A computed fold for a 72-nucleotide RNA from Akkermansia sp., annotated as transfer RNA. NCBI's taxonomy places the organism under Bacteria, Pseudomonadati, Verrucomicrobiota, Verrucomicrobiia, Akkermansia. It matches the Rfam family "tRNA". Rfam classes the family as a transfer RNA. The same sequence occurs in records of 2 taxa. The prediction has a mean pLDDT of 80.
RNA sequence: GGCCCCGUAGUUCAAUGGAUAGAACGGCCCUCUCCUAAAGGGCAGAUAUGGGUUCGAUUCCCGUCGGGGCUG
Numbered sequence: 001g002g003c004c005c006c007g008u009a010g011u012u013c014a015a016u017g018g019a020u021a022g023a024a025c026g027g028c029c030c031u032c033u034c035c036u037a038a039a040g041g042g043c044a045g046a047u048a049u050g051g052g053u054u055c056g057a058u059u060c061c062c063g064u065c066g067g068g069g070c071u072g
């Protein structure tokens, strides 16, 4: 250099054309408790990036960036 795969909350994963992007763990607040833990309730938090297709894009297409693999 060429080809292939991957990129979504702090972390591990869902959602594969239909909308409010969902869960677990973690974080914060509250309840309970003499205190802590546990338990229960609540809150915040994400689609790598720029275009395109579409009525509608996390999903499909192209470029870029980043990671991994194979290969000259």
Base pairs, nucleotide, nucleotide: 001071002070003069004068005067006066007065010025011024012023013022018055027043028042029041030040031039048064049063050062051061052060